[in-house]
RNA sequence: AAGCUUGUAGUUCAACGGUUAGAGCGUGCCGCUCAUAACGGCAAAGUUGCGGGUUCAAAUCCUGCCAGGCUUA
Numbered sequence: 001a002a003g004c005u006u007g008u009a010g011u012u013c014a015a016c017g018g019u020u021a022g023a024g025c026g027u028g029c030c031g032c033u034c035a036u037a038a039c040g041g042c043a044a045a046g047u048u049g050c051g052g053g054u055u056c057a058a059a060u061c062c063u064g065c066c067a068g069g070c071u072u073a
Stems, first nucleotide, its partner, number of pairs: 001072007010025004018056001027043005049065005
């Protein structure tokens, strides 16, 4: 320098172009218990990496950057 690929909650990951972007773990509160763990319930937590475009509608498609990974030179 070129090609491919990934970027979504604190974290690990889902999500046919169409319902209010969800789940596990974690966190907080409550229940249960003599108490802790386990278990159950509730809650908080998101500029879907950053811009632009296509579309009635974009996390999803196109494009430019940024960052990580792999490969080639």